Transfer RNA from an uncultured Elusimicrobia bacterium, 72 nucleotides, folded computationally. It matches the Rfam family "tRNA". About the family: Transfer RNA (tRNA) molecules are approximately 80 nucleotides in length.

Order: sequence, then structure tokens, then C1' cells
RNA sequence: CGGGGCAUAGUGAAAUGGCUCUCACGCGUGCUUUGGGAGCAUGAAUUCCGGGUUCGAUUCCCGGUGCCCCGA
Repeated sequence: CGGGGCAUAGUGAAAUGGCUCUCACGCGUGCUUUGGGAGCAUGAAUUCCGGGUUCGAUUCCCGGUGCCCCGA
């Protein structure tokens, strides 16, 4: 320098252009327990950044940033 892949909650992942973005672990609150742990109920928190297409974008397109791989 060229090509490819990835970026979603605190962590790890899922998500045919269409309901309020889902699950596990973790976290808060309550119940249970003498207490802890376990269990049950409930809650908070998320799409890397900037544009575009569309009635509607995590998804498609363009540019940027970061990481990984391949080539020179």
C1' cells in the first nucleotide's frame, strides 16, 4: 500500500428491512433463610462514529475510527 472479516447491555452471544432489539452470566430491589449460598418474582442497562436509501435500518449503501487475518 492492496484485499477480506469483525464492532449489539458490565461480560459473552442471537436477531428474514417491520411488535417495545432477545438470551445466558453479572448488577439493583423484594420474598424466602438466624445468616450466607441456592431458589422465586421484578427492575435498570445495549446496536462504534457521521451521512444516505426507505413509510420503516442492528440489517442495505457511502465515508471514517478501532481490532484481527491474508498478500505485497